[in-house]
RNA sequence: GGGCUUAUAACUCAGCGGUAGAGUAAACGCUUGAUAAGCGUUAAGUCGAUAGUUCAAAUCUAUCUAAGCCCA
Numbered sequence: 001g002g003g004c005u006u007a008u009a010a011c012u013c014a015g016c017g018g019u020a021g022a023g024u025a026a027a028c029g030c031u032u033g034a035u036a037a038g039c040g041u042u043a044a045g046u047c048g049a050u051a052g053u054u055c056a057a058a059u060c061u062a063u064c065u066a067a068g069c070c071c072a
Base pairs, nucleotide, nucleotide: 001071002070003069004068005067006066007065010024011023012022013021018055026042027041028040029039030038048064049063050062051061052060
């Protein structure tokens, strides 16, 4: 220098055009003499950034950023 993959909650990951979700973690409650476990509830996201397409974009397109892999 060229090509490809990934970026979504504190962590691990789903979601591939039509209301952003799960598990773990966190807070609160129930339970217990107490703790753990179990059960219930709640909160937590400008979906890496900027633009474009579209009635509508996490999802499609372009550029950029970061990480990883391959080739030279």